[in-house]
Context: one part of a larger RNA
Molecule: small-subunit ribosomal RNA, 5' domain
Organism: uncultured Thiomonas sp.
RNA sequence: AUUGAACGCUAGCGGCAUGCUUUACACAUGCAAGUCGAACGGCAGCGCGGGGCAACCUGGCGGCGAGUGGCGAACGGGUGAGUAAUACAUCGGAACGUGCCCUGUGAUGGGGGAUAACUACGCGAAAGCGUAGCUAAUACCGCAUACGACCUACGGGUGAAAGUGGGGGAUCGCAAGACCUCACGUCAUAGGAGCGGCCGAUGGCGGAUUAGCUAGUUGGUGAGGUAAAGGCUUACCAAGGCGACGAUCCGUAGCUGGUCUGAGAGGACGACCAGCCACACUGGGACUGAGACACGGCCCAGACUCCUACGGGAGGCAGCAGUGGGGAAUCUUGGACAAUGGGCGAAAGCCUGAUCCAGCAAUGCCGCGUGUGGGAUGAAGGCCCUCGGGUUGUAAACCACUUUUGGCGGGGAAGAAAUGCUGUGUGUUAAUACCAUACAGUGAUGACGGUACCCGCAGAAUAAGCACCGGCUAACUACGUGCCAGCAGCCGCGGUAAUACGUAGGGUGCGAGCGUUAAUC
Numbered sequence: 001a002u003u004g005a006a007c008g009c010u011a012g013c014g015g016c017a018u019g020c021u022u023u024a025c026a027c028a029u030g031c032a033a034g035u036c037g038a039a040c041g042g043c044a045g046c047g048c049g050g051g052g053c054a055a056c057c058u059g060g061c062g063g064c065g066a067g068u069g070g071c072g073a074a075c076g077g078g079u080g081a082g083u084a085a086u087a088c089a090u091c092g093g094a095a096c097g098u099g100c101c102c103u104g105u106g107a108u109g110g111g112g113g114a115u116a117a118c119u120a121c122g123c124g125a126a127a128g129c130g131u132a133g134c135u136a137a138u139a140c141c142g143c144a145u146a147c148g149a150c151c152u153a154c155g156g157g158u159g160a161a162a163g164u165g166g167g168g169g170a171u172c173g174c175a176a177g178a179c180c181u182c183a184c185g186u187c188a189u190a191g192g193a194g195c196g197g198c199c200g201a202u203g204g205c206g207g208a209u210u211a212g213c214u215a216g217u218u219g220g221u222g223a224g225g226u227a228a229a230g231g232c233u234u235a236c237c238a239a240g241g242c243g244a245c246g247a248u249c250c251g252u253a254g255c256u257g258g259u260c261u262g263a264g265a266g267g268a269c270g271a272c273c274a275g276c277c278a279c280a281c282u283g284g285g286a287c288u289g290a291g292a293c294a295c296g297g298c299c300c301a302g303a304c305u306c307c308u309a310c311g312g313g314a315g316g317c318a319g320c321a322g323u324g325g326g327g328a329a330u331c332u333u334g335g336a337c338a339a340u341g342g343g344c345g346a347a348a349g350c351c352u353g354a355u356c357c358a359g360c361a362a363u364g365c366c367g368c369g370u371g372u373g374g375g376a377u378g379a380a381g382g383c384c385c386u387c388g389g390g391u392u393g394u395a396a397a398c399c400a401c402u403u404u405u406g407g408c409g410g411g412g413a414a415g416a417a418a419u420g421c422u423g424u425g426u427g428u429u430a431a432u433a434c435c436a437u438a439c440a441g442u443g444a445u446g447a448c449g450g451u452a453c454c455c456g457c458a459g460a461a462u463a464a465g466c467a468c469c470g471g472c473u474a475a476c477u478a479c480g481u482g483c484c485a486g487c488a489g490c491c492g493c494g495g496u497a498a499u500a501c502g503u504a505g506g507g508u509g510c511g512a513g514c515g516u517u518a519a520u521c
Stems, first nucleotide, its partner, number of pairs: 001520003005517005012368006018361002020326001025324003029321003034071003039068002042064002046062003049058003078279003088203006096196003101192008109143001111141002118133006149158003163184006171178002205251003212242003217239008254276004258269004281302005304315004332358001334357003340354001341352004371401004381392004407457005415448001420442008465510005470491003476505005486493002
C1' cells in the first nucleotide's frame, strides 16, 4: 500500500459497487421454458348468437383446457469438483458440419394407409396402463418429375416437396371454390455471414528422498467407423515410440484478459466484470435433434430421502429466494416485464428469478454533515502546583447569523419511442384490394416511485468516536499498585516517587469511523 475479510468499541446521511473464500454437505415451499388456433381434428370450461314451452340442443362466433404437429427447450442462469493437458493463451493449418439469417437458381404435380384426442369396456391404492371402435393435418409413406446435387466399372443409376392466411375486376360454378394476385411457408441446390468440430507449434506449478516408462504401445497394409484427418477401432506385419532439454510417478491447481504490490525488474493472486473449458446426487450409456451424450430429458446401477392398500411408485437448488448443517464469516421465501436482451407467433401478445429495480449489511470507495462569526471578569468546575499561579480555554455562557442533513407541507421529471392508427408517395399487381416500405401527423405504454430534483416552513435544532502518548513513533503529569496485578510488534517495563501496569487530567493521530487479527507485495 492492499483485501470478497472477520472480531472489539462506536455510529448521522447519500451515491456507486460488493456480499458462503468453509461441506461439489443435505434440502421443506414457491417460482426459474415456453409458445403457435394464420399447421390439425376438435369443444372440457367462459362469453355471445341461433333453435326450443322447458329440460336442453347447436363450434355458428369470440376464443380455448387437454391432444396431434412445428419451433424453442444445446441459449440464457449456476458452480470450480475434476483436469498439469482431450484444458487455456498466442500464432498457424486442412480433411469437416451448420437450424434460424442473407444473396442467387430451379421447383412446389398426383395419390395412399394410419394414429392421438374422443367413445365404450377393463386393470391398478397410486404412478399409470390395456383392448375394441372412429377421425384430421405443415404428422407418416409411395408414385411422377430432376436446373443444380450424389454415386459411377462414364454405358448409366439414385434421390424431393406442404400447405396456410389476406384481397379481388372479368369468366366458370347453386355454393364452397376454380382462376388471378400478395404474404408467410415447403423442397432441391450454389454461395455468404456467424457459430462449431479437428490438427500442429510455442508458453505458463512443485518434487529426482519419483529414473526408467510404454503392448494399440510406435509405424505400415487391408477392412471398418466418423460430418471430418487420425490406432479412432479391428486383423495381419515390422519393433518401434518417449526420457536428465526431466519421460513415468506423486502432490497441488480450472486457464486467460486481468487484479494487488513495486520506480522498475519482479513477486503474489485469478472474488466481482469479460472470453474459453469442465461439471450438474455418484458412476455408466445411448436416444432425439442442425446442434447434447443434454442442470430443471430418457435408460441402467449405487447411496440417500419421501409415498404406499406392501403389489409398487416418486425425487435430485453447483437456477432465484429460502431452511438445516459446517464456519471467524457472507443478504429478501420482495416488485416488474416499464427498459435492454432472449424464445414462440403474421401480429396482438404470452413466457422470461436473464435483466431492470427495490430490501438487508459502514463490507469497500467517494461525497456531505454534526454549525458559522463575535465573545476575557481569561467565569464556574476539573487537573496540576514552588500556593504566586498554570492549564482545560474563545472552549463554554452570552450576542448575531445560517439551515446542508433530518422533520413537516407543496410541486415533480428524464429513462418512452418504436410496434399501433391516419394521410401522402413508392414498390408489387389486371387493380385506386391486400401487403411491404419511406416521410409527415397522431395516440397509448413506468416496476423503480410521488423516487431524483425544485420551492416553502420552524429550529442550533437530529448527529463523535476510536486508538495511542518509554525508544523505534507525533504526543506528559498526578494518584493507585509494589517482579503483584498487569503490559508487550522488537528492545523491554513492574521488587515503594513507574512519562512503559490501572485510573484521572492534559496531549497526539485518524475521524463515521478507529483499532486488533489474518493474508499478499